[in-house]
Model confidence (mean pLDDT): 76 of 100. Predicted 3D model of a 349-nucleotide RNA (Bacterial RNase P class A) from a Bacillota bacterium. The source organism's lineage runs through Bacteria, Bacillati and Bacillota. The RNAcentral record of the sequence draws on ENA. Rfam family: Bacterial RNase P class A. The family's RNA type in Rfam is ribozyme. It is recorded under the gene name rnpB.
RNA sequence: GAAGCAAGCCAGACAGCCGCCGGCCAUCGCGAGAUGGCGGGAGGAAGGUCCGGACUCCACAGAGCAGGGUGACGGCUAACGGCCGUACGCUGAAAGCCCAGCCGGCGCAAGCCGGGGGGUAUAAGGCGAGGAAUAGGGCCACAGAGACGAGUCCCGCGGACGCAAGUCCACGGGGGUGAAACGCGGUAACCUCCACCCGGAGCAAUUCCAAAUAGGCACGCAUUGAGGCUGCUCGCGGAGCGUGCGGGUAGGAAGCUUGAGCCGUGGAGCAAUCCACGGCCUAGAGGAAUGGCUGUCAUAGCGGGGCAACCCGCCGUAACAGAAUCCGGCCUAUCGGCUUGCUUCACAC
Repeated sequence: GAAGCAAGCCAGACAGCCGCCGGCCAUCGCGAGAUGGCGGGAGGAAGGUCCGGACUCCACAGAGCAGGGUGACGGCUAACGGCCGUACGCUGAAAGCCCAGCCGGCGCAAGCCGGGGGGUAUAAGGCGAGGAAUAGGGCCACAGAGACGAGUCCCGCGGACGCAAGUCCACGGGGGUGAAACGCGGUAACCUCCACCCGGAGCAAUUCCAAAUAGGCACGCAUUGAGGCUGCUCGCGGAGCGUGCGGGUAGGAAGCUUGAGCCGUGGAGCAAUCCACGGCCUAGAGGAAUGGCUGUCAUAGCGGGGCAACCCGCCGUAACAGAAUCCGGCCUAUCGGCUUGCUUCACAC
């Protein structure tokens, strides 16, 4: 330098002003709260809700059946259908080599140079529903006589029956079709068998506090007139009233973010991963905040100038997308960019 790959990271930066959701502090206030200050506030997928767990409630003696899932071998993990390693199979570039002699250039020619065509194989890497087909059943398109115990295509020979034509049985051979023709065929992504795993529902889980109104229960009072009009007396009027308790609703609170956590260093291991030490706290809302404006710079884009490096101007943050109990994965979406590493080949020193 050519070709092919892999892994990791970023997801505009800074400043000012105005907001929004939590937290802490100070002052004021009986309190509700107000004001001020400080600090925190979306992602690599927060997404799809596909798989696995934590947690909560319900169910549950044990065993079996049914049902669902997984499937090379070994390892990792809280667990997994995830990840790592190994084996196997498939795939996997330039170059090289082989074939063929097409096109162009040069040349009188032989030929040389460049390009193109066909074949050939591995590296790193990528992909893999992959237990059992000798337990059993089912199925195998089209073509073919026949598709897996055949309503047997052709030839030969033998036998049985028959007057004969012929029919049946057994053996040997042959051609064609087809992915496969009788072979311990293929198919388990058809049932099945084997091994292992699996209870259900989900934070709208679940728990606590708790109005007003209505209804419930208990006690007391009340047609011998309660309560009400009405503070008292009279009067009117006519069926409930008072107290207590408990359940539910509105509303509030917990669950709720300190965790299989993150970062760094060292160690074990091929690796996934694990161990030790040190440091850090990093949204926690709940009809749901995480925003807006301005300026400067930088990236991309567009236009112009310049041989070029680059300069000037415009644009104005750009893709996918957005927490909702939490975590490990998988899958899907994604503008642009950065870093590191691996393999093969060529050239130079």